The RNA shown here (transfer RNA) has 72 nucleotides and comes from Bacillales bacterium UBA3210.
RNA sequence: GGAUAUUUAGCUCAGUGGGAGAGCGUUUCCUUCACACGGAAAAGGUCGUUGGUUCGAUACCAACAAUGUCCA
Numbered sequence: 001g002g003a004u005a006u007u008u009a010g011c012u013c014a015g016u017g018g019g020a021g022a023g024c025g026u027u028u029c030c031u032u033c034a035c036a037c038g039g040a041a042a043a044g045g046u047c048g049u050u051g052g053u054u055c056g057a058u059a060c061c062a063a064c065a066a067u068g069u070c071c072a
Stems, first nucleotide, its partner, number of pairs: 001071007010024004018055001026042005048064005
């Protein structure tokens, strides 16, 4: 330099056009003399950035950025 994949919560990930989610983690409460386990609840997201398509975009298209892989 070329090709290709990925980018969603603190971490690992799901989500093929209309409700943004799961597990783990964090916080609070219950339980206990206390801890652990267990139970209940809550917080935490401009869905990488910008633009386009669409009545409507996490999703489709383009560019850019970051990371990984392959080739040179």

The sequence was found in a public genome assembly. Rfam family: tRNA. Rfam classes the family as a transfer RNA.